[in-house]
Context: one part of a larger RNA
RNA sequence: UGACGGGGGCCCGCACAAGCGGUGGAGCAUGUGGCUCAAUUCGAUGCAACGCGAAGAACCUUACGUAGGCUCGAACGCUAGAGGACCGCUCGUGAAAGGGAGCUUCCCCUUUGGGGCUUAUAGCGAGGUACUGCAUGGAUGUCGUCAGCUCGUGUCGUGAGAAGAUGGGUUAAGUCCCGCAAAGAGGGUAACUCCUGUUGGUAGUUACCAUGGGGUAAUGCCGGGGACUCUAGGGAAAAUGCCUGAGCAAGCAGUGAGGAAGGUGGGGAUGACGUCAAGUCAUCAUGGUCGGUACGCUUAGGGUUGCACACGUGCUACAAAGGCUGGUACAAUGAGCAGCCACCUUGAGAGAGGGAGUGAAUCUAUGAAAACCGGUCCCAGUUCGGAUGGGAGUCUGCAAGUUGACUUCAUGAAGCAGGAAUGGGUAGUAAUGGCGGAUCAGCAAUGCCGCGGUGAAUCCGUUCCCGGGCGUGGUACA
Numbered sequence: 001u002g003a004c005g006g007g008g009g010c011c012c013g014c015a016c017a018a019g020c021g022g023u024g025g026a027g028c029a030u031g032u033g034g035c036u037c038a039a040u041u042c043g044a045u046g047c048a049a050c051g052c053g054a055a056g057a058a059c060c061u062u063a064c065g066u067a068g069g070c071u072c073g074a075a076c077g078c079u080a081g082a083g084g085a086c087c088g089c090u091c092g093u094g095a096a097a098g099g100g101a102g103c104u105u106c107c108c109c110u111u112u113g114g115g116g117c118u119u120a121u122a123g124c125g126a127g128g129u130a131c132u133g134c135a136u137g138g139a140u141g142u143c144g145u146c147a148g149c150u151c152g153u154g155u156c157g158u159g160a161g162a163a164g165a166u167g168g169g170u171u172a173a174g175u176c177c178c179g180c181a182a183a184g185a186g187g188g189u190a191a192c193u194c195c196u197g198u199u200g201g202u203a204g205u206u207a208c209c210a211u212g213g214g215g216u217a218a219u220g221c222c223g224g225g226g227a228c229u230c231u232a233g234g235g236a237a238a239a240u241g242c243c244u245g246a247g248c249a250a251g252c253a254g255u256g257a258g259g260a261a262g263g264u265g266g267g268g269a270u271g272a273c274g275u276c277a278a279g280u281c282a283u284c285a286u287g288g289u290c291g292g293u294a295c296g297c298u299u300a301g302g303g304u305u306g307c308a309c310a311c312g313u314g315c316u317a318c319a320a321a322g323g324c325u326g327g328u329a330c331a332a333u334g335a336g337c338a339g340c341c342a343c344c345u346u347g348a349g350a351g352a353g354g355g356a357g358u359g360a361a362u363c364u365a366u367g368a369a370a371a372c373c374g375g376u377c378c379c380a381g382u383u384c385g386g387a388u389g390g391g392a393g394u395c396u397g398c399a400a401g402u403u404g405a406c407u408u409c410a411u412g413a414a415g416c417a418g419g420a421a422u423g424g425g426u427a428g429u430a431a432u433g434g435c436g437g438a439u440c441a442g443c444a445a446u447g448c449c450g451c452g453g454u455g456a457a458u459c460c461g462u463u464c465c466c467g468g469g470c471g472u473g474g475u476a477c478a
Stems, first nucleotide, its partner, number of pairs: 001478002003475002007472001009470005015462002020424001022422002026316008034307002042053002064302001066300005076125005082119003088103004093098001107116003128290001130289003136285002138280001140278001141276001143274001149186003153182001155162002167178003193268004198236002202232003208225002213222002242256001243254003318418001322377007335364002339358002343354004384415001390409006431454002434451004
């Protein structure tokens, strides 16, 4: 100087407390360990692995195992000499790949050479999801959006170093103020940036429709309008600016005023110096090592989905604030041509057959569901719950046996609120109800990423648990 302490001081954080709803018990989904297996490919392993890489494992993917094949090789470049248009077709072998036999063809520019294209041959480069993340780059996680990390000059100390950055206040903040052998600077903080909340001006099509006109069973449907909503480009607005209080100031407090918004208005993006030899050689790149008729390439079918068990993350429930049933309302985001599909016919349904519009503020999915108004059930393992196996179907796809989703008929398991323990979030949040998208032929999505609907409770406080910051005394540690 650091690090450490079941040392003490100050401060902060959904850290505790307060309050709400969960996990841990059940069934299922999914990931992992273990076991099994010819193979169950590989990686990730406290927080910071375990609905993670994977925003889609039937084939492909695919890296694994078995079996069949290839060896200049599945792709690409160069060289050499050789053949020929290339392409294509037939036969038989085979699971296919592959291998065998034959047929057909005679390109273009040209000057007899030659060039382009292409085939096989053989030679150089191939190819490797093989190893090393403890040889590396790159991008990433974490402490942590925590308030810290440093520098030159001057000063102090023999020196390692100190000081500045400590102290008194204050802040979300090394934020700012005061003081001081320091006076300054850089990265970080804040601000600049994006969304959202208010408003006037500009512009109105595909959006909108107040006034007046036309038309309809009805509808901005039509002339038209530029008011409103909305759209989208640019402005304004918030600055502790004003008032009051105490304060040297910074700043703090107020049921203060005004205001759509008040003290960082709310949310996002933004992650300092560094730590963990953190993770990644399987995104990619790359040093070294390795194999080279195989650790490369290809084909078929299998496996990654196995199942005494254990754990994580979720979904559905155990019911009456409910289930079933009839009626009536109100969204936003995003998507669409091998697509979205109105409407009609048909089927109980998943769907099928026709068929307009729409590359979309125009058409479509799309009439959201909780909610509200009625009816029924009457506290039961039930009209709760839906697992499980059975029958009959639909769709996608070359193919649905291993192993797809969906519909329908019947079946009707566990479960009556979950031990020890433990995670979440402080407001349009939790909880709850639906909708959209990526991936995608289809789908294991209950996952992930978004959207808007309904919409709480509690915060006395900092003694304690956990994590962090500052300064301080101790140390046989570095």
Molecule: small-subunit ribosomal RNA, 3' major domain
Organism: uncultured bacterium